[in-house]
RNA sequence: GGGCCUGUAGUUCAGUUGGGAGAACGCCUCGUUCGCAAUGAGGAGGUCAGGGGUUCAACUCCCCUCAGGUCCA
Numbered sequence: 001g002g003g004c005c006u007g008u009a010g011u012u013c014a015g016u017u018g019g020g021a022g023a024a025c026g027c028c029u030c031g032u033u034c035g036c037a038a039u040g041a042g043g044a045g046g047u048c049a050g051g052g053g054u055u056c057a058a059c060u061c062c063c064c065u066c067a068g069g070u071c072c073a
Stems, first nucleotide, its partner, number of pairs: 001072007010025004019056001027043006049065005
């Protein structure tokens, strides 16, 4: 330098013929307990890596850039 893969909540990840942004754990509040743990109920938390384009509509399609991994040279 070139090819491919990955980037979504604090963490690990799911999310496909383009239309509802989610799960588990963690965090906060409440109940049960003398208290903790455990458990039950509720809640907060996201510029979907960044920018542009196509579209009525983009995490999803196209282009560029950034970061990580991998292969080739």